[in-house]
This is a predicted structure of an 88-nucleotide RNA (c-di-GMP-I riboswitch aptamer) from a Gemmatimonadota bacterium.
């Protein structure tokens, strides 16, 4: 530098649950916890998916439908970028 990959073998994140803050929610972010992860390591570009504050529109009697992203999901799936170990 390529190729394979938990075959050993070293590192590694850390699901849902519970506190705690923020947020209108989806969510996120710390603590705690381990469901699993060959990148569960960055990126909101393509796709998909959640939410719907506001805003619009209905209908009601201060609520409730509906549509709607500029919000969120990278542990949904591509793509970009960057990459530890072992073998060959």
């Nucleotide at each position: 530098c390529g190729c394979u990959g938990c075959u050993c073998a070293g590192a590694g994140c850390a699901a849902a649950g519970c506190c705690g803050u923020c947020g209108a929610a989806a969510g996120a972010c710390g603590g705690u916890g381990a469901c699993g992860c060959a990148g569960a390591g960055c990126u909101a570009c393509g796709g998909g998916g959640c939410u719907a504050c506001a805003g619009c529109g209905g209908a009601g009697a201060c609520u409730c439908c509906g549509c709607c992203a500029u919000g969120c999901c990278c542990g949904c799936c591509g793509g970009g970028c960057c990459g530890c170990c072992a073998g060959c």